[in-house]
Context: one part of a larger RNA
């Protein structure tokens, strides 16, 4: 010198950053993941057209009522608006938190994959033909205190299920051609058998489906090196090491299984134990190095503890699903419901660490042909001197060196141009006025931040200094009080009657909206 700091005192302002380092402890509430009627059949509003119950201005009247504009129940039909609960489609595997585990192909690095997967996107090739069966929603009937649930009945699709069609695709079979470090790759749109698909909407622009090439992109798996301490841890290991033939995977491989053989790591530190997420990067050093990994980026792991699949392109999934195990909550005791290590925020711990804010305007995501709609990513405000930069708290001139104060050898020094006066100025302050950039593809529309930022005017030195220290290292001293007492200290040491080291004073000297302590690194 730093520092995600604390803590004592003190505190004007402004940008721009950061803000639970402890208990991955337990959480009230609210929000953080939906959207898509241009895949779908209903339900509800609206609106036309039809029907026309009841009311009836007003005329008539033989006082029983009649004819009647007009309002207009109710019913059915339409179609276009909107709304949506269900089936379906994509998206909840990103984005956001955290750092417990992990000492490991987990990170870094630098190669491999002739052993491999990639929705959505890009470019090429062909395709979309004809059919069938359910099911939810909904009815109607039961169960349950509640989550929930059962039985019968209808109904639709871009949901499911056959069938045609079928190649550069995938199995197997077989000729050539060429290439590789080895299993082997490419390729002759060879040859030959068998097998595999589709969906449709619309406002008619268009958007989709399905099969296949190649590419992007993102994941996967193998290898070489590198990655803390501790021998007061010296031997480990049986699915362990190999093989051989399965089985599993998108894919190699004890990854799992049969059955064969005895291997296999280890002072080049195995195995045990302790600690710990790793990295660009930070701090500090001339440098070599030592020390950390908090914000921001990349990787990884985890979501109350354990296990576990399902879906899917992609998860063994933070706001899905199953069992178990703590823990809370509801109940009619019969059974249920939950998971802030998401944004606030609560309790708790602890020396310590913020608002239950505004807005989707900008940036980005996810749906949707769009209009949009959601987005506690994000952009913003709000608290904190935490931290780093910047600014002021005035300027100039003023000697009766004023008055008070402190010292004095009692002359006089010294506070000190310091103050009072005087003259200015107005950065800030406070009032009024005008007012953005961020918003863009020809226009137009669209700002939470915000009536901020900035500008202009007015007014008036106005509203704004403290903290440590003064024996020596070390800048800065004298006086009084105290008397090894009180007390002070990084170190050396001061304090026992004139203490420049303790306490007040004056006055000195650092830093300064801070100063000093304390902790930790170097």
């Nucleotide at each position: 010198g730093a520092u995600g700091a604390a803590c004592u005192u003190u505190g004007g302002c402004g940008g721009c950053g950061u803000g639970c380092u402890u208990a991955a402890c337990a959480c009230a509430u609210g929000c953080a993941a939906g959207u898509c009627g241009a895949a779908c059949g209903g339900a509800g509003u609206g609106c036309u057209c039809u029907u026309g119950a009841a009311a009836g201005a007003g005329g008539g009247u033989u006082c029983g009522u009649c004819c009647a504009a007009u309002u207009g129940a109710u019913a059915g039909a339409g179609u276009u608006a909107c709304u949506u609960a269900g089936u379906g489609g994509c998206g909840g595997a990103c984005g956001g938190g955290u750092g417990a585990g992990u000492a490991a192909c987990g990170c870094g690095u630098g190669a491999g994959g002739a052993a491999c997967c990639u929705g959505c996107c890009u470019u090429g090739g062909a395709g979309u033909g004809g059919g069938g069966a359910a099911u939810a929603a909904c009815a109607c009937a039961g169960u349950g205190a509640a989550a929930a649930u059962u039985g019968u009945g209808c109904u639709a699709a871009u949901a499911c299920c056959g069938c045609a069609u079928a190649a550069u695709g995938c199995a197997g079979u077989u000729g050539g051609g060429u290439c590789g470090c080895a299993u082997g790759g490419c390729u002759c749109u060879g040859a030959c058998u068998g097998c595999c698909a589709a969906a449709g909407a619309u406002u008619u622009a268009u958007c989709g489906c399905u099969c296949u090439g190649a590419g992007a992109u993102g994941g996967c798996c193998u290898c070489g090196c590198g990655u803390c301490u501790g021998a007061u841890u010296a031997g480990c290991u049986a699915g362990u090491u190999g093989g051989u033939g399965g089985g599993g995977u998108a894919a190699c491989g004890g990854c799992c299984c049969a059955c064969c053989a005895a291997g296999g790591c280890g002072a080049c530190g195995a195995u045990c134990a302790g600690u710990a997420g790793c990295c660009g990067g930070a701090c500090u050093g001339a440098g070599a190095g030592g020390u950390u990994g908090g914000c921001c980026g990349g990787c990884c792991a985890c979501a109350u503890u354990g296990g576990g699949a399902c879906u899917g392109a992609g998860a063994c999934a933070c706001g899905g699903c199953c069992c178990a195990g703590a823990c809370u909550c509801c109940u009619a005791c019969g059974g249920g419901a939950g998971g802030c290590a998401g944004c606030a925020g609560u309790g708790g711990g602890g020396a310590a660490u913020a608002u239950u804010g505004g807005g989707c305007a900008a940036u980005g995501g996810g749906c949707g042909c769009a209009a949009g709609c959601c987005u506690g990513a994000c952009c913003c405000a709000g608290c904190a001197a935490c931290g780093c930069c910047g600014c002021g708290u005035g300027a100039a001139g003023g000697a009766a060196g004023a008055a008070g104060g402190c010292c004095u050898u009692c002359g006089g020094g010294u506070u000190g141009u310091a103050a009072a006066c005087u003259u200015c100025u107005u950065u800030u302050c406070u009032u009024a006025g005008g007012g953005a950039c961020g918003a863009a593809g020809a226009a137009a529309g669209u700002g939470a931040c915000g009536g901020u930022a900035c500008c202009u005017a007015a007014g008036g030195a106005a509203u704004a200094a403290g903290c440590c220290a003064c024996g020596g290292c070390u800048a800065a001293c004298u006086a009084c009080g105290u008397g090894c007492c009180a007390g002070c200290a990084g170190c050396c040491g001061c304090g026992g009657u004139a203490a420049u080291a303790c306490g007040u004073a004056g006055g000195u000297g650092g830093c300064a909206a801070g100063c000093g302590u304390u902790a930790u690194c170097c």
Small-subunit ribosomal RNA, 5' domain from an uncultured bacterium, 522 nucleotides, folded computationally. The RNAcentral record of the full RNA draws on ENA and SILVA. Model confidence (mean pLDDT): 83 of 100. Rfam family: Bacterial small subunit ribosomal RNA.